[in-house]
RNA sequence: AUCUGCUAAAGGCAAAUCCACCGAAAGUUGGAUACGCAAAGUCACCGGUCUACAGGGAUAUCCCCCCACGACAGCGGGACUGCCAGA
Numbered sequence: 001a002u003c004u005g006c007u008a009a010a011g012g013c014a015a016a017u018c019c020a021c022c023g024a025a026a027g028u029u030g031g032a033u034a035c036g037c038a039a040a041g042u043c044a045c046c047g048g049u050c051u052a053c054a055g056g057g058a059u060a061u062c063c064c065c066c067c068a069c070g071a072c073a074g075c076g077g078g079a080c081u082g083c084c085a086g087a
Stems, first nucleotide, its partner, number of pairs: 002087004012037002017032004022027001035074001041080003045077003048072003055066003
């Protein structure tokens, strides 16, 4: 430097749910907890998914439809970085 994650150790992260904060929502953040994770570390670049305040359409009104400028990195791909062990 590259590959692998069969074994061990040191540690790390934290789904769902509950409580609180922020938010129109999706969701984020903090606490409890532990479904899982060897990149479940970082980045919305490509695809995908969720939401639809504002805006637009439609409508007598409500309902409804479109729309990302909002999110998801624990949906897949990609880029960058990294612990331990082995080869």
Notes: Model confidence (mean pLDDT): 84 of 100. Predicted 3D model of an 87-nucleotide RNA (c-di-GMP-I riboswitch aptamer) from a Geobacteraceae bacterium. It was read from a public genome assembly, where an Rfam model found it. NCBI's taxonomy places the organism under Bacteria, Pseudomonadati, Thermodesulfobacteriota, Geobacterales, Geobacteraceae.